Predicted 3D model of a 596-nucleotide part of an RNA (large-subunit ribosomal RNA, domain I) from an Actinomycetota bacterium. Model confidence (mean pLDDT): 82 of 100. Its Rfam family is "Bacterial large subunit ribosomal RNA".

[in-house]
Context: one part of a larger RNA
RNA sequence: GGCACACGGUGGAUGCCUUGGCAUCUGGAGCCGAUGAAGGACGUGGACGGCUGCGAUAAGCCUCGGGGAGCCGCUGAACAGGCCUUGAUCCGGGGAUUUCCGAAUGGGGAAACCCACCCGUGGUAAUGCGCGGGUACCCUGCACUGAAUCCAUAGGUGCAGCGGAGGUAAGCGCGUGAACUGAAACAUCUAAGUAGCGCGAGGAAGAGAAAGAAAUCUCGAUUCCCUGAGUAGUGGCGAGCGAAACGGGAACAGCCCAAACCAUGUCGGAGUGAUAGCCUGCGGGCGUUGCCGGCAUGGGGUUGUAGGACCGCUCUUCUCCGUCCCGCAGGGCGGAGGGGGAGUUACAAAUCGUCGUGGUAGUGGAAGUGCGUGGAACCGCACGCCGCAGAGGGUGAAAGCCCCGUACGCGAAACCGCGAUGACUCCCUGGAGCGGCACCUGAGUACGGCCGGGCACGUGAAACCCGGCCGGAAGCUACGGGGACCACCCCGUGAGGCUAAAUACUUCCAGAUGACCGAUAGUGAACUAGUACCGUGAGGGAAAGGUGAAAAGCACCCCGGAAGGGGAGUGAAACAGUACCUGAAACCGUGUGCCU
Numbered sequence: 001g002g003c004a005c006a007c008g009g010u011g012g013a014u015g016c017c018u019u020g021g022c023a024u025c026u027g028g029a030g031c032c033g034a035u036g037a038a039g040g041a042c043g044u045g046g047a048c049g050g051c052u053g054c055g056a057u058a059a060g061c062c063u064c065g066g067g068g069a070g071c072c073g074c075u076g077a078a079c080a081g082g083c084c085u086u087g088a089u090c091c092g093g094g095g096a097u098u099u100c101c102g103a104a105u106g107g108g109g110a111a112a113c114c115c116a117c118c119c120g121u122g123g124u125a126a127u128g129c130g131c132g133g134g135u136a137c138c139c140u141g142c143a144c145u146g147a148a149u150c151c152a153u154a155g156g157u158g159c160a161g162c163g164g165a166g167g168u169a170a171g172c173g174c175g176u177g178a179a180c181u182g183a184a185a186c187a188u189c190u191a192a193g194u195a196g197c198g199c200g201a202g203g204a205a206g207a208g209a210a211a212g213a214a215a216u217c218u219c220g221a222u223u224c225c226c227u228g229a230g231u232a233g234u235g236g237c238g239a240g241c242g243a244a245a246c247g248g249g250a251a252c253a254g255c256c257c258a259a260a261c262c263a264u265g266u267c268g269g270a271g272u273g274a275u276a277g278c279c280u281g282c283g284g285g286c287g288u289u290g291c292c293g294g295c296a297u298g299g300g301g302u303u304g305u306a307g308g309a310c311c312g313c314u315c316u317u318c319u320c321c322g323u324c325c326c327g328c329a330g331g332g333c334g335g336a337g338g339g340g341g342a343g344u345u346a347c348a349a350a351u352c353g354u355c356g357u358g359g360u361a362g363u364g365g366a367a368g369u370g371c372g373u374g375g376a377a378c379c380g381c382a383c384g385c386c387g388c389a390g391a392g393g394g395u396g397a398a399a400g401c402c403c404c405g406u407a408c409g410c411g412a413a414a415c416c417g418c419g420a421u422g423a424c425u426c427c428c429u430g431g432a433g434c435g436g437c438a439c440c441u442g443a444g445u446a447c448g449g450c451c452g453g454g455c456a457c458g459u460g461a462a463a464c465c466c467g468g469c470c471g472g473a474a475g476c477u478a479c480g481g482g483g484a485c486c487a488c489c490c491c492g493u494g495a496g497g498c499u500a501a502a503u504a505c506u507u508c509c510a511g512a513u514g515a516c517c518g519a520u521a522g523u524g525a526a527c528u529a530g531u532a533c534c535g536u537g538a539g540g541g542a543a544a545g546g547u548g549a550a551a552a553g554c555a556c557c558c559c560g561g562a563a564g565g566g567g568a569g570u571g572a573a574a575c576a577g578u579a580c581c582u583g584a585a586a587c588c589g590u591g592u593g594c595c596u
Stems, first nucleotide, its partner, number of pairs: 001595009015581001016546002020517002022514007029506002031167002039101003042055003046079001049075003061095006070083003106115003116135007137164002139161007172200005182189001186236001212219002223250004233241002254498003257442001261299009277286002279330006304476001306441003310436007318337007338429006351423010362410003368383005384401002386390001392404003447471008457483001478493005533540002553580001556567004
């Protein structure tokens, strides 16, 4: 020095464990913000570094409930001082306070800082100083003021507004919009209208009551699912892309304007003394009233077997009052009563009460003992019991009957959700039919040309939809569509608007589940984790769990300066001693044997 064996050290694999994750499902909730958010800075405890809570009223204040014996959060403990059956701590509802920064909004600014003005108030002899409130911009409305320029307008000033501003996981609409890649290269094509970026809205968004789909039969808004179907198609007919209707389901809901016409108001125009007008008839009276055009408000009206306006006729139909220049008759309009209907998601729009139900604290809740082993009984044996409860967790090992629970019941002063109902609000009280008339029914629109885009559809025979430029209708005896185009036929009525549900998603709350992980796994993060640390910055980004049932965490003695160790003691175990469960291997030793 090698090999072997034994015993150690080091090291932290493995096994076991789980406070943390991951995924899915069900239900809830689905916004917060100038009444100052999200997110922070700084403070705040008797002593306090971190976390948590809170805000100069600062681990808290008030109140209403729950609860019932201890309490002053977590981070090892102790100390000091307190609170509490006159009900504390704790849990829930409501309220108060809530520094500074941050949209940040008095002005500024290198966020958490600096500097102001006005009003009120405290203080000072006075100034300085303190406290409270206000002072950004835009928009909307109103008022006052007011140029060039007479009226006017622009502008200015003030007041008012739970108006806007910023944040937000995914989902949604719109705008903008790649490349890698695939095509075994690559350019059309694909990836993909994806990713990214911007704007916006909502609890969903978008779409939506046919200028539809069909086919000679019909259906009857939209959305979503299944199917149709990898079909019809499209495609350097390559790679690929890829419908729709029918049918079956989910859910269902329909409405309002514009216009014609009428009335009122206002502005402008022409007009001139009555012949038009003041509802009609007669008599009287009035009169720039009337007429034409614009605007505003109210009524009216809303569709395709066309509908509506206007005019006339027919049928049927509550009451009263007022009014339409005056009187009489008819008629119209308005109001009231009675009767009827509807309603808060569209079709108008608020609020309150009662009842029920659910949520935000809780609460009742059955049934086991003995012996044995053991450190410990939840184990074994014996004999019982409960069960609408034998889900699960804990307890010194493995517990239906020990504890928390579980099945099943019960419960709210306050606040919130939902439902019903009442108050309340709105509407109708005239409607139907026939005929006439030809007044209305969304225009720089539809459509065409050129060029693009979207449609499964790459220009194709390319309809349909959208856009830019240039042209540019008809208007109901009208117009659009039925995949070039034409005819016939059929279907529909564009150029205005609103609309719940079925659908998508999950930052958040509650519950449940797992042939999901078990500390190099599972979130980056089971632990002071987006921490430490790195970077000027954008950004990157860790490692790190386990004594024991219980600290009972080794009093005392010995060696040592200490670290550490030896006794003693605790414990079932100390080779469980906080460098702590198990404790593999590499690696380092000690002893013995053999070989050299």